[in-house]
Formats: sequence, C1' cells, structure tokens
RNA sequence: GCGGAAGUGGUGUAAUGGUAACAUUCAUGAUCUCCAAUCAUGAGAUUGAAGGUUCGAGUCCUUCCUUCCGCU
Repeated sequence: GCGGAAGUGGUGUAAUGGUAACAUUCAUGAUCUCCAAUCAUGAGAUUGAAGGUUCGAGUCCUUCCUUCCGCU
C1' cells in the first nucleotide's frame, strides 16, 4: 500500500428499517446474629466520529478514527 472483519451501559453479548433487549455490575430495601447466597425495586447507552438516503437508521450508503486478520 491492497483486501476482509469488528466497534452498542462499568463488563460480556442481542436487536427483520419501526419503544435499544438479556445477563452481569452498581445503589437501596427484604431475608440472615453477621457475611455470602436468594428475592424485590431502581440506576446506568447520545449504538466509534461526521455526513447522506428514508416518514423513521444500531441496521442501508459515503468518508474518516481505533482494533484484529490476511496479502505484498
């Protein structure tokens, strides 16, 4: 330099173009002599960045950034 894949809460992953979900974590409470475990409630995402298409974009298109793989 060329080609390919990935980027979504603190973490690990989902999500046919139509309310961003689950687990875990965190906070509070219940239970317990205490802790742990369990149960209940709640919090936490401008979906890597900027544009475009669309009534509507995590998803489609373009250009960048980061990481990984392959080729030279």